This is a predicted structure of a 104-nucleotide RNA (c-di-GMP-I riboswitch aptamer) from Desulfosporosinus sp. Taxonomically the source falls in Desulfosporosinus (Bacteria, Bacillati, Bacillota, Desulfitobacteriaceae). Rfam family: c-di-GMP-I riboswitch aptamer. Rfam links the family to the GO term cyclic-di-GMP binding.
[in-house]
RNA sequence: AUCAGGUUGGGGUAAACUUCGACGAAAGUGAAGGACGCUAAAGUCAUGGGUCUAAGGCUAAUUUCAGACGCCUGAAAUUACGCUAGGAUCGCCAGAUUACAAGC
Numbered sequence: 001a002u003c004a005g006g007u008u009g010g011g012g013u014a015a016a017c018u019u020c021g022a023c024g025a026a027a028g029u030g031a032a033g034g035a036c037g038c039u040a041a042a043g044u045c046a047u048g049g050g051u052c053u054a055a056g057g058c059u060a061a062u063u064u065c066a067g068a069c070g071c072c073u074g075a076a077a078u079u080a081c082g083c084u085a086g087g088a089u090c091g092c093c094a095g096a097u098u099a100c101a102a103g104c
Stems, first nucleotide, its partner, number of pairs: 006104003011039003017033004022029002036091001043097003047094003050089003056084003059080009
């Protein structure tokens, strides 16, 4: 001098919770406080898996209307503990990418 590990400090970030004439259908997000944690990525990117939500869509049922007339077709509305991500989460995991610090 360099590399690796440990430790202390600085710095960074900021869970729950509170507030908001903020955004959103919701999940969730943002801002101001807050301080559970994390720290070389708790920086960035929803690419893969996981998880959350289900506006819209689909499906089913019911009702109404129209056509048809032998129980069918179409439309609309309502309901669902139903299905669905193109919504969300990187402080769930992986991956990609960028970047950094003094002393012992």

RNAcentral holds the sequence, with entries from Rfam and Ribocentre.